[in-house]
RNA sequence: CUAGCUUGUUGGAUAAUCGCUCGCCGUAAAAGGCUAGAGGAAAGUCCGGGCAGCACAGGAUACGACAGCCGCUAACGGCGGCCGGGGGCGACCCUAGGGAAAGUGCCACAGAAACGAUACCGCCCUAGCAAUAGGGUAAGGGUGAAAGGAGUGCGGUAAGAGCGCACAGCGACGUAUGGUAACAUACGGAGGAGGUAAACCCUGUCGGCUGCAAGGAGGAGUGUACACCAGAGCUAUCCGUUCGUACGCUCCGAUAACCGCUUGAACUUAUUAGCAAUGAUAGGUCUAGAUAGAUGAUUAUCCUCGACAGAACCCGGCUUACAGAUAAGCUAGCAAA
RNA sequence: GGGCGUGUAGCUCAGUUGGCUAGUAGCGCUUCCUUGACGUGGAAGAGGUCAGGGGUUCAAGUCCCUUCACGCCCACCA
Numbered sequence: 001c002u003a004g005c006u007u008g009u010u011g012g013a014u015a016a017u018c019g020c021u022c023g024c025c026g027u028a029a030a031a032g033g034c035u036a037g038a039g040g041a042a043a044g045u046c047c048g049g050g051c052a053g054c055a056c057a058g059g060a061u062a063c064g065a066c067a068g069c070c071g072c073u074a075a076c077g078g079c080g081g082c083c084g085g086g087g088g089c090g091a092c093c094c095u096a097g098g099g100a101a102a103g104u105g106c107c108a109c110a111g112a113a114a115c116g117a118u119a120c121c122g123c124c125c126u127a128g129c130a131a132u133a134g135g136g137u138a139a140g141g142g143u144g145a146a147a148g149g150a151g152u153g154c155g156g157u158a159a160g161a162g163c164g165c166a167c168a169g170c171g172a173c174g175u176a177u178g179g180u181a182a183c184a185u186a187c188g189g190a191g192g193a194g195g196u197a198a199a200c201c202c203u204g205u206c207g208g209c210u211g212c213a214a215g216g217a218g219g220a221g222u223g224u225a226c227a228c229c230a231g232a233g234c235u236a237u238c239c240g241u242u243c244g245u246a247c248g249c250u251c252c253g254a255u256a257a258c259c260g261c262u263u264g265a266a267c268u269u270a271u272u273a274g275c276a277a278u279g280a281u282a283g284g285u286c287u288a289g290a291u292a293g294a295u296g297a298u299u300a301u302c303c304u305c306g307a308c309a310g311a312a313c314c315c316g317g318c319u320u321a322c323a324g325a326u327a328a329g330c331u332a333g334c335a336a337a
Numbered sequence: 338g339g340g341c342g343u344g345u346a347g348c349u350c351a352g353u354u355g356g357c358u359a360g361u362a363g364c365g366c367u368u369c370c371u372u373g374a375c376g377u378g379g380a381a382g383a384g385g386u387c388a389g390g391g392g393u394u395c396a397a398g399u400c401c402c403u404u405c406a407c408g409c410c411c412a413c414c415a
Base pairs, nucleotide, nucleotide: 001333002332003331004330005329006328007327008326009325010324012302013301014300015299016298017297018296020037021036023034024033025032039308043319044318046317047316048315049314050313051211052210053209054208058239059238060237061236063207064206065205066204067203068082069081070080071079072078083097084095085094086093087092098202099201103200104199105196106195107194115149120141121140122137123136124135125134126133127132151167152166153165154164155163170192173188174187175186176185177184178183215259216258218252219251220250221249222248223247224246225245226244231243232242233241234240253414266285267284268283269282270281271280272279273278303306338411339410340409341408342407343406344405347364348363349362350360356395366382367381368380369379370378388404389403390402391401392400
């Protein structure tokens, strides 16, 4: 220099004028003044949690989700590191990665046969002049995505075949070594073998239900009826548990209101533990909170001419969208020193 | 804001545990015949990125993930 890999940052700037939302000051009420005012995804609502109500939440079943190991975390299906498998010359990337050796199902068409095997062609034996018939055979052919599923050689046989032997290969099991573990390596005897679990299922782990339009929340008195049965809530079902229940009448509250609502697993600086995810200690900061819903418009100047896009209870992730600019580390090739 | 559902031809729908090239499906559309003409009737025919993308599988409209579009429900007691 060229081609790439990984992890980040940023997402027009400045000024003026007009206007909007919250808060504060000010005022009898106004006017007026001051401060703050969208994002990395605020999005999809795909996971997890907080919070709230139902009983500060019970048992069993059903149902659902997840799936290598170790760790992180409030938690997770997320993240980090590692193991196994795959891709790349490499930096590095991808991986729904338990069990098909518990059982069941399925494997269209073609094909003899699609998984308790089977004999279409071929090969061999027998009978027969022959056509052909009976039997043996999975080495060879053909069909198919897949053909019994451990390859090569030798033996063996009528012909063949793990039928036998030698060597080699996969998986499970046992032992030893290393590792916290997944696992790796070595050895051993046995002799397990199609695919599919994003088919049912089995194993293990986790999950109570409903979502801020949750909820605070309806309150008090009284009448009638039925009665410890029934019913209602927890709940999809059962158990268990809690509550007397239903229908009226009167009064109060007013809902176009208030709270929930933003100080939080928060942000930031330094030190520090750890490979990392992430944590610990100390200091500093307060940074939208509306409820028809603010965060905008115009003008001027400059530049590289500005992408995706707009909070609605709050956080941690994932996924998706995104013009351009830019930082650090690394790889391969070429050239020069 | 939160919670659900749907998407197959122009429209309305089938497609049953994945299987041959998706169904002579109904309406509509095109051409021809019938009619003076139109309608009706008859005959023939066309028309599909199964909403988009990716994955599992030999094989996907169907199973899984993701994106998009459309629709429905939820507020205040009684």
This is a predicted complex of two RNAs, RNase P RNA and transfer RNA, with 415 nucleotides together. Rfam match: Bacterial RNase P class A. Rfam classes the family as a ribozyme. Gene Ontology terms of the family: tRNA processing, dimeric ribonuclease P complex and ribonuclease P activity.